[in-house]
Molecule: SAM riboswitch aptamer (S box leader)
Organism: soil metagenome
RNA sequence: CUUAUCCAGAGUGGCGGAGGGAUUGGCCCGCAGAUGCCACAGCAACCGGUUUCGUCGAAGACGAAACGCUGGUGCUAAGUCCAGCCCCCGGAAACGGGGGAGAGAUAAG
Repeated sequence: CUUAUCCAGAGUGGCGGAGGGAUUGGCCCGCAGAUGCCACAGCAACCGGUUUCGUCGAAGACGAAACGCUGGUGCUAAGUCCAGCCCCCGGAAACGGGGGAGAGAUAAG
C1' cells in the first nucleotide's frame, strides 16, 4: 500500500506502583492497585491443517460445508466505549434515529 472483518465471544494469579481507555471532546476505568509486563486459563476462527461433498480425464487444483486441531497470529471493561466530517429522517430547539467518509485495530498478501 491492497483486500477482508470490527453490535458476538472469552479472566484468574504474580510483579509493579500512577495514571489509563490511539487522537480532541464526552463518558468511563484506577491506590479496594488500573494501564503495562509475566504465567496459566479461555475466546474466536483470519492464515495453516484435517475430514466430507461437488466440479474439472488422473495426479492435483478450485469451490462449499464441518472440525479447535500439541500449528502461525490475534483477542479476553464498556459496540472500535460514544461522538467528531458529510448526507438523510424526526424535532421549534436541545437532541434522537439511520447511512457513509475519515481515523484506528486485526488478519492475509